[in-house]
RNA sequence: GCCCCCAUAGCUUAGUGGUAAAGCAACGGCCUUUUAAGCCGCUGACCUGGGUUCGAUUCCUAGUGGGGGUA
Repeated sequence: GCCCCCAUAGCUUAGUGGUAAAGCAACGGCCUUUUAAGCCGCUGACCUGGGUUCGAUUCCUAGUGGGGGUA
């Protein structure tokens, strides 16, 4: 240089066109002499710009970042 893949919550992952789900973590409460464990509740996210569409996390395009292959 060329080719391929990935980007969703603090972390790890779902979600393939109709207002994004869960686990862990954080926070509040219950329990406990206290801590841990357990139970209940709650907060929190679609990498950026443009396009298609009534409607985009999803499709197209350009970029940014990461990973892999090739020489």
The RNA shown here (transfer RNA) has 71 nucleotides and comes from Candidatus Portnoybacteria bacterium CG10_big_fil_rev_8_21_14_0_10_38_18. The coordinates come from a structure-prediction model, not an experiment, and the mean pLDDT is 82. It matches the Rfam family "tRNA". Gene Ontology term of the family: triplet codon-amino acid adaptor activity.